[in-house]
Molecule: RNase P RNA; transfer RNA
Organism: Clostridiales bacterium
Parts: sequence; structure tokens; C1' cells
RNA sequence: CGAGGCCGCCGGACGGCUGCGCGGCGCAGGGAGAUCUGCGUUGUGAGGAAAGUCCGAGCUCCGUAGGGCAAGGUGCCGGAUAACACCCGGCGGAGGUGACUCCAGGGAAAGUGCAACAGAAAGAUACCGCCCCGGCAUGCCGGGGUAAGGAUGGAAAGGCGAGGCAAGAGCUCACCCGCGGCUUGGCGACUUGACCGCGAUGUAAACCCCACCCGGAGCAAGAUUGGAAUGGGAACGCAUAUGGCUGCCCGUCAUGUUCCCCGUAAUCGCACGAACCGGCUGGUAACAGCCGGUCUAGAUAGAUGGCCGUCUAAGACAGAACUCGGCUUACAGACGGCGCUCGCAUU
RNA sequence: CGGGGUGUGGCGAAGUUUGGUAUCGCGCAUGGUUCGGGUCCAUGAGGCCUCGGGUUCGAAUCCCGACACUCCGACCA
Repeated sequence: CGAGGCCGCCGGACGGCUGCGCGGCGCAGGGAGAUCUGCGUUGUGAGGAAAGUCCGAGCUCCGUAGGGCAAGGUGCCGGAUAACACCCGGCGGAGGUGACUCCAGGGAAAGUGCAACAGAAAGAUACCGCCCCGGCAUGCCGGGGUAAGGAUGGAAAGGCGAGGCAAGAGCUCACCCGCGGCUUGGCGACUUGACCGCGAUGUAAACCCCACCCGGAGCAAGAUUGGAAUGGGAACGCAUAUGGCUGCCCGUCAUGUUCCCCGUAAUCGCACGAACCGGCUGGUAACAGCCGGUCUAGAUAGAUGGCCGUCUAAGACAGAACUCGGCUUACAGACGGCGCUCGCAUU
Repeated sequence: CGGGGUGUGGCGAAGUUUGGUAUCGCGCAUGGUUCGGGUCCAUGAGGCCUCGGGUUCGAAUCCCGACACUCCGACCA
């Protein structure tokens, strides 16, 4: 200098004139009251993804939220967290020259399934071949042995070499590979070396087994007030019944349950939060503790717009609707960091 | 906000449950039949199974993500 890898951050700013929403304070109007209207002043007003709705929780309600089964979810190990399938650090495997990136429990040694076509044969076999015997026409037939060689296939009695054999075969031996046992180190996933035993494929994102988690519904949850309400009608049932927010059983509670008609507005929930910023300490880190500081949207026919000027890379993706921790997806352009990697050149 | 369904030749549909290499009808093309057309008969062409990734020997089918379309419910004693 070039090319990469990992991480962070911005994604418009300033000024003027007008137009919006909310909060605080003050004044005024109407009204039985709540709500409402206007003016002034002050503070404040969309995102890194607000998106998808893929996870987890906070919160609210449901006597049964108690137990059990089923159903459902997670899946290497340890840590952190309110919790999680997220995050951090390790183990194993795959890819990459590398920095790094990606993936996940157990495969017959728990059991049951599935594997088309090809091939003789996919929980075991003999098509070709090799060897022996017999018949006999240097070709063929019959019988027996074999699974080393060949073919098929993703996979065919672990691989290679030697000996042995009628010919072969882990039949024997040396080395290697896989699984299990023992052993070394580690909290653990795993791992080290020698020895012993066994060597027939794959698939669990097939059923399943193992370990752990797990009530349900969700802010259109729910609460209060009001009223054209405070009622009417129908069906089922009546303690051996019905109902009680996934299903079944046990236990338990209540005495009704379901549907239709009429009416259907306002307020709360609604923003101080597992919040954010900075510093210190501990920790490899995620994160935790302590100290100091800050208050930063709450609409509901749904608020942030318009014009002008200057600067600029900002002309992309794109608007909160109970809140937060993540994941996934979309994204023009600008910037920064790394005791990171590779290549080239110079010293 | 909550819960479902669908996507396969030009068109309408099977196939997905249980993975084995894509089928049927209509349409299109060619030929035959007919004086000619239609009908009918025969043959044929036309598909990256919405898109991307993963599992597997092998994926339309199983798993994950993205896109598009569509249905139901949910306030108010």
C1' cells in the first nucleotide's frame, strides 16, 4: 500500500415564518356533573430495525393456579440472566492459506419401522470368478467348497502387508481404523497412553428412548362509572345433574348453564422502567455490585406537516398503539476501532 | 391481537399423510377421418413443483427462513 475478518456508531444538522399532539402552570367560557372549548407561558414529541409476530418474560383475569396422565417445548458442556431456542466461554465436527464462519444429545450396545431402481444379495447372499471330484469332445454338464478378486450401488462380513490353505477367509501375525471396558487430566462436554474384548450400512429435521421445562387466555387482558339498562324470551338440567378458560382422571368448589332481543358512552389501565448516561471495582467475557447524574411520545377518524435559506455523504429501509430482553428480515450513503489475518514492497 | 388455509405445464386440479425422481382434464401443434368444419382417433410439445438454505444416497413431499394471496374469531351485563 492492497485485500479480507470481527466489533461499534450515524443514518441528517442549523436558522426564519407558519401549522399539529401531550404534560405542568395561569386565565376565561358553557354545563347538574364528567367530558369539552379558547388564550398565554413552559417542557417535550417515532426506529435501528418502530417491520415479521419467531421466542422469553413483566402485568391482568379465570375458586381448582393442587396432584397425575396425555399433549407441547428444549437438546454438546459450563456460566450469565427476571426468563429464553437469545448472549458469553469452552468441547467435538465441517469449511477456509489464515484471521474466522457454520452445525449439534443417543443408531441397534432399549425397542419398532423405512431404504425405490440397480444388484445374486441390504439384519445376508452367490451372477461372474477361484479350487477339488466325476463324466468327457482343450468346450460343456453335475456335485462339493469359497467370499480374497470383478460387476451393481451412497453403503456389500473393517483397511493394508506377510504367512497359511486344495483354493480362500482376522484363519494367524505386525501396523492402522471404529465401538466398548479399564486408565490419565478436567466441575463437565471431552481427552491421554498401554492393555483386553468385539468388528454386517444409512436414517431419530422416522416413531421412539433419555434429561430438563411446562395451567389457560391475553391490553380488543382487565377495572370503574353511566344508561333507552337495573329487564324480557327460549332450550337443557335439577344433586345419580350441570358448570367452574386446552383434553382426560383424581381431589375440590358452586347451584345453575347456553343462546337471542333491547342498550352500548366516558374514564382508568397509559408510562419511573428487570430504564438510560458516565465513572470505579470484580470477572477471559457475557454480566454483577457501588457511586453520581437524567426524565426523554402516549394518540384513539389516530399527532411531528408546509415554505424559504445555508451546510452536507445522508435522495436508502421505512412511522410507536401495554412494556421490556432477544432472534429473523430490509437498508443508499458516511465514519471509527482492533496487542486481528493474508499478499506485495522498503528498511 | 389471536388462530387457520393455499402457492404444481397456458388454465383448473391430483400427488404431500407413508421421501424413490411428476399425473389427469381442458387448451395448443401435427397427422388421420370428412366435400369442408365440428366431433372422434392417434401422436407430440410444453414444468427449474412461489423463492432461498438445510437433513438425506435421493426432497414437490421432512425442517428453518423469506414472499404473495385468502379465511375465521376477538370490544360492549